This is a predicted structure of a 77-nucleotide RNA (SAH (S-adenosyl-L-homocysteine) riboswitch aptamer) from a Gammaproteobacteria bacterium. Its mean pLDDT, the model's own confidence on a scale to 100, is 76. Of the family's consensus pairs, 100% are formed in the model. NCBI's taxonomy places the organism under Bacteria, Pseudomonadati, Pseudomonadota, Gammaproteobacteria.
């Protein structure tokens, strides 16, 4: 630092639909569904690239279109 899995970050209703997906067409461009944890942070594998060759010490946050509810938390809001 990249790829994959997992856990988490308080729960649900509607909506719109830009990547991303699947069909169709298919050189391109378009069309239709679906779609608002796709972000963070932690833990694992795996790999890449550098460092060191020792251990100790710490635990959590920041965010998440619009609209509404409930939860939590406030003396109430």
């Nucleotide at each position: 630092g990249g790829u994959u899995u997992u856990g988490a970050g308080g729960a649900g209703c509607g909506u719109u639909g830009c990547g991303a997906c699947g069909g169709g067409a298919c050189a391109a461009c378009c069309c239709c569904g679906c779609u608002a944890g796709g972000c963070u942070c932690a833990a694992a594998a795996u790999u890449g690239u550098g460092g060191u060759c020792a251990u100790u010490u710490u635990a959590a946050a920041a965010c998440g279109g619009c609209g509404c509810u409930c939860g939590c938390u406030u003396a109430a809001c």